[in-house]
Context: one part of a larger RNA
Molecule: small-subunit ribosomal RNA, central domain
Organism: uncultured bacterium
């Protein structure tokens, strides 16, 4: 490279949008570009192939003959491509309905920690496996009242929702994206994927200014231990928190990439639409989602199994012994931490 993979053995990009490119519904019409057939030329000699034949055989020699490809002409229209035009079953809008921790921002709220004022009250309090350090006669701890001031939103909560991921959870109120369900009025293949490229992207992290209750890396005591630069404890600073700006990685997971279409049952439980009913219940149909369970298939097994890892098919990313190494060089990117791209010798 041919191939063979890719859920857990290597191997699915964190995630979306979208540009070249690949791909592409139904019925006709045309055209001949890819297709296919016929002729023609060309395809040097040797050589390979085949078939015969000579040297007792073979090696070796001799004859005859074919492909492939390219060119030229001719025909065919099935099937790709192209021409115009034409449907609606894929996409799109429109109308009617409708669930939601989607986002953005502004406001308000009640529990709790802390701290600070005042009251009561008196010798302890916290803390542990035990304990010490810590804090307290200057009056704590505990307990009533009042203020401060900062994070986080108990119950509802639910293999419930919603969102592309990442990720969203007190309340209201402005903005605002997205989905599903019915409908069949409107467009008429406008679809699918998507290398590059764009944007989004947990917690740490960084730079500028706010902020700072509780935690809490660092660090400092104080136990434990042969030590103990830990696990315990008592403190504690960056930080966690807001605005702006970087940064771009995660066991960014379903370790499962995006579409479309097929292919046993059963059972929850979220959103809708129908029928049936006296009925918002139950009960039967159907779409959309999210769990269980199981067949036939797959599978090395495990287990997947209409949310396929099962039958097919477009597209893209990716893998090719471990180690060395996600290193070293080089390039881009970043303030910086590092990030992204990505080797070899040498070893087993």
């Nucleotide at each position: 490279u041919u191939g063979g993979g890719c859920g857990u053995a290597a191997a699915g990009g964190g995630u979306g949008c979208g540009u070249a490119g690949g791909c592409g519904g139904c019925a006709g019409u045309u055209u001949a570009a890819g297709u296919u057939u016929a002729a023609g030329g060309u395809g040097a000699a040797a050589g390979c192939g085949u078939u015969g034949g000579g040297c007792u055989c073979a090696a070796c020699c001799c004859a005859a003959u074919a492909c492939a490809g390219c060119c030229u002409c001719a025909a065919a229209a099935a099937c790709u491509g192209g021409u115009a035009g034409a449907c609606u079953a894929g996409a799109g809008u429109g109308c009617g309905g409708u669930a939601g921790a989607g986002g953005u921002a502004a406001a308000u709220g009640g529990a709790a920690u802390u701290u600070c004022u005042a009251g009561u009250g008196u010798a302890g309090c916290g803390g542990u496996g035990a304990a010490a350090u810590g804090c307290g006669u200057a009056g704590a701890u505990a307990u009533u009242a009042g203020a401060a001031g900062g994070a986080a939103c108990a119950c509802c909560a639910g293999u419930g929702g919603c969102g592309a991921a990442g990720g969203c959870g007190a309340u209201u109120u402005a903005c605002u994206g997205g989905g599903c369900c019915g409908u069949a009025a409107c467009u008429g293949a406008c679809g699918c994927u998507g290398a590059g490229g764009c944007a989004c992207g947990a917690a740490a992290g960084c730079g500028u200014g706010g902020g700072g209750a509780g935690c809490a890396a660092a660090u400092a005591g104080g136990a434990u231990u042969a030590g103990a630069u830990a696990c315990c404890c008592u403190a504690g600073u960056a930080g966690u928190c807001c605005a702006c700006g970087c940064u771009g990685u995660a066991a960014a997971c379903g370790a499962u990439g995006a579409g479309u279409a097929c292919u046993a049952a059963g059972u929850g439980u979220g959103g809708g639409a129908g029928g049936a009913c006296u009925g918002a219940c139950c009960c039967c149909u159907u779409c959309c989602g999210u769990g269980c369970c199981g067949c036939a298939g797959u599978u090395a097994a495990c287990a997947c199994a209409a949310u396929a890892a099962g039958u097919a098919u477009u597209c893209c990313a990716c893998c090719u012994g471990g180690g060395g190494a996600g290193u070293a060089c080089g390039a881009c990117c970043g303030c910086a931490a590092g990030g992204u791209u990505g080797a070899a010798a040498c070893u087993c």